[in-house]
RNA sequence: AAAGUAGAUAGAGGUUGCGAUAUCUAAGAGUAUGUUUGUGGAGUUAAGCACGUUGAAGCAAACAAAAAGGAGAAGUCGCCGAAGCGUAUAGUUAAUGCUUUAAUACUAUGACGUUGGGGUUAUGUAGAAGAUACAUAACACUGUCACAAAUUUAAUUUGUGGGGAGCUAUCACGAAA
Numbered sequence: 001a002a003a004g005u006a007g008a009u010a011g012a013g014g015u016u017g018c019g020a021u022a023u024c025u026a027a028g029a030g031u032a033u034g035u036u037u038g039u040g041g042a043g044u045u046a047a048g049c050a051c052g053u054u055g056a057a058g059c060a061a062a063c064a065a066a067a068a069g070g071a072g073a074a075g076u077c078g079c080c081g082a083a084g085c086g087u088a089u090a091g092u093u094a095a096u097g098c099u100u101u102a103a104u105a106c107u108a109u110g111a112c113g114u115u116g117g118g119g120u121u122a123u124g125u126a127g128a129a130g131a132u133a134c135a136u137a138a139c140a141c142u143g144u145c146a147c148a149a150a151u152u153u154a155a156u157u158u159g160u161g162g163g164g165a166g167c168u169a170u171c172a173c174g175a176a177a
Base pairs, nucleotide, nucleotide: 004173005172007171008170009169010168011167014080017079018078019077020076021075023073024072025071033064034063035062036061037060038059039058043051046100047099048098049097083115084114085113086112087110088109089108090107091106092105116142117141119139120138121137122136123135124134125133126132144162145161146160147159148158149157150156151155
């Protein structure tokens, strides 16, 4: 010098890479809900109180009439374990006239696990949803590395296989011969 190190820094994959964000738009939905009328005839809530034959729930008609979560377009911002999923811990919230409690949901953390990336199809979960998201499987595509072969002047093509704790470049440590 090299092998080596979860070392440091900087990069690449795609114009359908990842995530966030306000605006606009569609949908949610003529739905929830409210008022009136009729019908109905004792409930309404997870439970309690309250309310209810001076008429509960439900159903029908008329009038009025939302919102949230999620989504699309282009723009802006931050990035390349970007980010997602599962799990653990901690916290917050959530039923309606009030109180208590609860499934859910949300936030934060991790040398915990897992997925290289997007796409198509199928199944499942969530969701109003033939939107979309997530998980699994299959299929080809793509990026990268290793090996082999071919072409022939440095790169290309084909095949097989691996996976982001990867790959490329530089630096640092490593220091014997």